[in-house]
RNA sequence: CUCAUCGAGACCGGCUGAGGGAUAGGCCCUUAGACGCCGGGGCAACCGCCAGAUCUAACCAACCUGGAAAGGUGCCAACUCCUGCGAUGCCGCACUGCGGUAUCGACAGAUGAG
Numbered sequence: 001c002u003c004a005u006c007g008a009g010a011c012c013g014g015c016u017g018a019g020g021g022a023u024a025g026g027c028c029c030u031u032a033g034a035c036g037c038c039g040g041g042g043c044a045a046c047c048g049c050c051a052g053a054u055c056u057a058a059c060c061a062a063c064c065u066g067g068a069a070a071g072g073u074g075c076c077a078a079c080u081c082c083u084g085c086g087a088u089g090c091c092g093c094a095c096u097g098c099g100g101u102a103u104c105g106a107c108a109g110a111u112g113a114g
Stems, first nucleotide, its partner, number of pairs: 001114006011040005019029003023084004041076003046072002049067004080108001085105009
C1' cells in the first nucleotide's frame, strides 16, 4: 500500500502499584487494585487443514458451501464505549442558522491475509 471483517462471543490466579479506555471532547473503568508482565483457562474461526459443490474433455487452482480446533495469529468492560467530517429524515428554537435525534457514507483506528 491492497483486500476482508469490526452491534456476536470469551476470566481466574500470581507479581507490581496509579493510572487506563489510540487521538480531542464526553462518558466510563480503577487502591474493593487499573495499565502492564507471568501462568492457567476460554472465545472466535482470518490463515493453514479436511470434505463437498462448481468449472472442465479430464484434472488443477481461485471463488462458493460446510466441518474440525492438535498448527500460525488474534481476542476475552462498555457497538471500534459515544461523538468529531458529510448527506438525508424527524423534532425543537430566539430560524440565511443553531441544537437534539435516527440512519447512511467518509475519515481515523483495530485484527487478519497478501
About this RNA:
Model confidence (mean pLDDT): 85 of 100. The RNA shown here (SAM riboswitch aptamer (S box leader)) has 114 nucleotides and comes from a soil metagenome. The RNAcentral record of the sequence draws on MGnify.